Overview:
Predicted 3D model of a 71-nucleotide RNA (transfer RNA) from Bathycoccus prasinos. Its Rfam family is "tRNA". It is annotated as a transfer RNA. The coordinates come from a structure-prediction model, not an experiment, and the mean pLDDT is 84. RNAcentral holds the sequence, with entries from ENA and Rfam.
[in-house]
RNA sequence: GCGGGUAUAGAUUAAUGGUAGAUUAUCUGUUUUCCACACAGAAGAUAUGGGUUCGAUUCCCUUUACCCGUA
Numbered sequence: 001g002c003g004g005g006u007a008u009a010g011a012u013u014a015a016u017g018g019u020a021g022a023u024u025a026u027c028u029g030u031u032u033u034c035c036a037c038a039c040a041g042a043a044g045a046u047a048u049g050g051g052u053u054c055g056a057u058u059c060c061c062u063u064u065a066c067c068c069g070u071a
Stems, first nucleotide, its partner, number of pairs: 001070007010024004018054001026042005047063001049061003
């Protein structure tokens, strides 16, 4: 240089084009003499920029980062 793949919450990870869910972590409350455990709840995410579409995490293109292969 060329070809291929991946990018979703602090972390791990789901989601047939129809308004993104869970686990863990964090915080609050209940319980406990206190802590821990347990229970209930809250907040937190689609890498960037465009396109198609009534509607995009999903389809197409570019860029960025990482991984694999090749000379």